[in-house]
RNA sequence: GCCGAUGUAGCUCAGUUGGUAGAGCAGGGCUUUCGUAAAGCCAAGGUCGUCGGUUCGAUUCCGACCAUCGGCUCCA
Numbered sequence: 001g002c003c004g005a006u007g008u009a010g011c012u013c014a015g016u017u018g019g020u021a022g023a024g025c026a027g028g029g030c031u032u033u034c035g036u037a038a039a040g041c042c043a044a045g046g047u048c049g050u051c052g053g054u055u056c057g058a059u060u061c062c063g064a065c066c067a068u069c070g071g072c073u074c075c076a
Stems, first nucleotide, its partner, number of pairs: 001072007010025004019056001028042004049065005
């Protein structure tokens, strides 16, 4: 330098014909218990890597860039 994959909640990950995002764990509250753990219930938590484009509408489609990982190439 070229190619590919990945980027979504604090962590691990889902999310296909484009229609204003979910799960588990962790953390918080409540119930249960003499108390703790376990179990159950409830609520909260997201500018979907960044910037643009297409569209009435983008996590999703297109382009560029950034980060991580992998592969290839390497001389002027």